[in-house]
About this RNA:
A computed fold for a 680-nucleotide part of an RNA from Leuconostoc fallax KCTC 3537, annotated as large-subunit ribosomal RNA, domain II. Its mean pLDDT, the model's own confidence on a scale to 100, is 86. Rfam family: Bacterial large subunit ribosomal RNA. Its family is annotated with ribosome and structural constituent of ribosome in the Gene Ontology.
Context: one part of a larger RNA
């Protein structure tokens, strides 16, 4: 890991409500006694609940309290109990089952290891050479100097012995701390034998929370004890009929409770509910507005203020690209502005039409982490699969088809059957069922099949508007002249560094000059004009549908792929596919109804938490009736039966017990618990 086995809402007194029997304004007994093979039989009326309430009470009583009341006002009265059973719930008890870490309590421990007591052991060789010491030298005597001797020392080097620096190995190891190499200490605070002491609210410590027998911030073993766990996990057969919450308030409360709220189930008057319409109401949102409160643009106008002039003792007087209030125009803005003001929701009805809820009282509950989508707003960066609220929907609790895949998008709610039709969302060249469809146009970007400001003779429709057979645009061919080098400035300025002028001549027509160019001049070119050409060019404004802008990480990779020029976009319009929707036939079933009642009719059967109902098997006991060596249980194999748990019947094994109905009692159904136990 598998396989079997065992493994969880029990039992006992209490409350409560529902059901059921008995008896009923009364019910019933306990303890104990009598008695039998057996007893649920007989006795036993204490004592229990009921038959009356109200007051703190005294106390009155169908009343009673309050109270000065005969008023008012609170609790009652106007009758249904009560024993036992069954069941659901629920209290005390370990209370559905396993699970801490922990607390106490009395013990066993120092054979490990910490410190100490009290005896006794162990330490190769080899270096150093302290103190004293002796001899010479030196001193008045010392001091001192020197050589020999001497042999200290938590002194050196180094085995045993005691440790455990560094790397490697080993890591289900040879070993639950080692091994190789390597390295400290090795006459000491040195190492180590033997007996002995210190104990868990404590010892012991050259102190690290370190050690007290391989886990010590509080040993271990045993009890209390099934501690306790608002927490994690687990909780076993079937079928039927409903079907939730993830909300508010309060909570030392926030991942937990209690009321409420939404589910169910029973009664009980009923028809109150519920949409739509209509008809009356309430109101200050989006809208808008600017009449209030504020916020604000420009402008008239005009107080104050500033600045400059004049004056200065003092009055004061002029002017102004400043500032500016109040007043005025015009133009704006606000969640916390309103002279206005909707749509929608909201309340309401002796209304209508449809529909069938909806209240009460009681029994049982779960739920209080909730998710994305659309709206409507708040916090945030008008980021966020982000967060808070309002609203709907959808998952939760919804399988079925689209969406390439995808709880929440989009269709659409699965009682079962069927090799029957007909849609929906979505498709409709091939993967893939079904149009390689029809009409008009549109894009050329693989645009479709990612994304902006911005940019741009990309293409289509539409509309203004200039020139234009008295000849346009465009190209080509000519001319583009003169006063005059216009004045000024300048070294120079001649159309073309600046500055002011911008006239005037001839003309078909030419600027006191568009740009290039020169130191300035020249020089090329525009404007403008005539010719050649012969039908359209221009220039603006809206719109379609494209193009750049566009750089990322394993591999085309931003069409599900192929692969389309339609197999893309737009409009119109016929066909078709396509689901568990719908329709057809058959069948079960639940709830109402109906005298064709084994029927028949209409509505219904998605489902977690959950309520409610009906039943299958398991073990025993009771009663009655059976099977079994001609083979009983288990076991094994098969194409039977039933909706389902489940049940039979044959045929091998097996070798002695086992079915049926009814009714009762439970040690009563396993996949899961990091479950236990055993095989393998």
């Nucleotide at each position: 890991a598998c396989c079997g086995g065992c493994g969880a809402g029990u039992u006992a007194c209490g409350g409560u409500a529902u059901c059921g029997u008995g008896c009923g304004a009364g019910g019933u007994u306990a303890a104990g006694g009598u008695g039998g093979a057996a007893a649920g039989a007989c006795c036993g009326g204490a004592g229990c609940c009921g038959c009356a309430g109200c007051g703190a009470a005294a106390g009155c009583g169908a009343g009673u309290g309050u109270g000065a009341a005969u008023a008012g006002c609170g609790c009652g009265a106007a009758u249904a109990g009560u024993a036992c059973g069954a069941u659901g719930c629920u209290g005390u008890a370990g209370a559905c089952c396993c699970g801490a870490a922990a607390c106490c309590a009395g013990g066993u421990g120092a054979c490990c290891u910490a410190c100490c007591c009290a005896u006794g052991g162990u330490c190769a060789g080899g270096a150093u050479g302290a103190a004293g010491g002796u001899g010479a030298g030196g001193u008045a005597a010392a001091a001192c100097u020197u050589a020999c001797u001497g042999g200290a020392g938590g002194u050196c080097c180094g085995a045993a012995c005691c440790g455990g620096u560094g790397c490697a190995u080993g890591u289900u190891a040879a070993a639950a701390a080692a091994u190789g190499c390597u390295c400290g200490g090795a006459u000491g605070a040195a190492c180590u034998g033997u007996g002995g002491g210190u104990a868990g609210c404590g010892g012991u410590g050259a102190a690290a929370u370190u050690c007290c027998a391989a886990a010590c911030g509080a040993a271990c073993c045993u009890g209390g004890a099934g501690a306790u766990a608002g927490c994690u996990g687990g909780u076993u057969c079937u079928c039927u009929c409903c079907g939730a919450a993830a909300u508010a308030g309060c909570u030392u409360u926030a991942g937990g409770g209690c009321u409420a709220g939404c589910c169910u189930c029973a009664u009980a008057a009923u028809a109150a509910g519920c949409a739509u319409a209509c008809u009356g109401g309430a109101g200050g949102u989006a809208g808008a507005g600017c009449a209030c409160u504020g916020u604000u643009a420009a402008g008239c106008c005009u107080a104050g203020g500033g600045g400059c002039c004049c004056a200065u003792c003092u009055c004061g007087g002029g002017u102004u690209a400043c500032c500016a209030a109040a007043g005025u125009u015009u133009g704006a803005u606000a969640a916390a502005c309103u002279c206005c003001g909707a749509a929608u929701g909201c309340c309401a009805g002796a209304u209508a039409u449809g529909u069938a809820u909806g209240u009460a009282u009681g029994g049982g509950a779960g739920u209080c982490a909730g998710a994305c989508g659309g709206u409507g707003a708040g916090u945030g960066a008008u980021a966020a699969g982000a967060u808070c609220c309002a609203u709907c929907g959808u998952c939760g609790a919804a399988a079925g088809g689209g969406g390439a895949a995808c709880a929440g998008c989009c269709c659409a709610g699965a009682u079962c059957g069927c090799c029957a039709g007909u849609u929906a969302a979505g498709g409709u060249c091939c993967c893939u069922a079904a149009a390689u469809a029809u009409a008009u146009g549109u894009u050329a970007a693989g645009u479709g099949g990612a994304a902006a400001a911005c940019g741009a003779u990309g293409u289509g429709a539409a509309a203004g508007u200039g020139c234009a057979u008295a000849g346009a645009c465009a190209a080509c061919u000519a001319g583009g002249a003169u006063g005059u080098u216009g004045g000024c400035u300048u070294a120079g300025a001649a159309g073309c560094a600046g500055c002011c002028a911008c006239c005037a001549u001839u003309u078909a027509a030419a600027g006191a000059g568009u740009g290039c160019g020169u130191a300035a001049u020249a020089g090329c070119u525009c404007a403008c004009u005539a010719g050649u050409c012969g039908a359209g060019u221009g220039c603006c404004u809206u719109u379609g549908c494209g193009c750049g802008g566009a750089a990322a990480a394993u591999g085309u990779a931003c069409c599900g792929g192929g692969g389309c020029u339609a197999a893309a976009c737009a409009u119109a319009u016929u066909a078709c596919c396509g689901a568990a929707a719908c329709u057809g036939c058959g069948g079960g079933u639940g709830u109402a109804c109906u005298u064709u009642a084994a029927a028949g009719u209409a509505c219904g059967c998605g489902a977690u938490a959950g309520g409610a109902g009906a039943g299958c098997g398991u073990u025993g006991u009771a009663u009655a009736g059976g099977c079994a060596a001609u083979g009983a249980a288990g076991g094994u194999a098969g194409a039977c039966c039933g909706u389902g748990a489940g049940g039979a019947c044959u045929g091998c094994u097996g070798g002695a017990g086992c079915g049926u109905a009814u009714a009762c009692a439970a040690g009563u159904g396993a996949g899961a618990a990091u479950g236990c136990c055993g095989g393998u």